[in-house]
Annotation
Predicted 3D model of a 74-nucleotide RNA (transfer RNA) from Candidatus Caldarchaeum subterraneum. RNAcentral records the identical sequence in 5 taxa. It matches the Rfam family "tRNA". Rfam's curators write: Transfer RNA (tRNA) molecules are approximately 80 nucleotides in length. By type it is a transfer RNA. RNAcentral holds the sequence, with entries from ENA, GtRNAdb and Rfam. The prediction has a mean pLDDT of 84. The organism belongs to Candidatus Caldarchaeum, within Archaea.
């Protein structure tokens, strides 16, 4: 220049192929129990779909472009 793969809360991953439940689970932060503190440990809250456009009644999800990361190739 061309190809493939990736982008989801502070972090890490899942859902996307085949659109529709309050976007799931763990870490984190807060509070709350427990404990003579403290820590485990139990409950509970709090935060996310890379960006514009399109299709749709509805888009993290499909098409189009763009940007970022990682690989290949020339």
């Nucleotide at each position: 220049g061309c190809c493939c793969a990736g982008g989801u809360g502070g972090u890490a991953u899942a859902g996307c192929c085949a659109g529709g439940u309050u976007a799931g689970c763990a870490u984190c932060g807060c509070c709350g129990g427990c404990u003579g503190u403290c820590g485990c440990c139990c409950g509970g809250c709090g935060g996310a779909c890379c960006c514009g456009g399109g299709u749709u009644c509805a888009a993290a999800u499909c098409c189009c472009g763009g940007c970022c990361u990682g690989g290949g190739c020339g």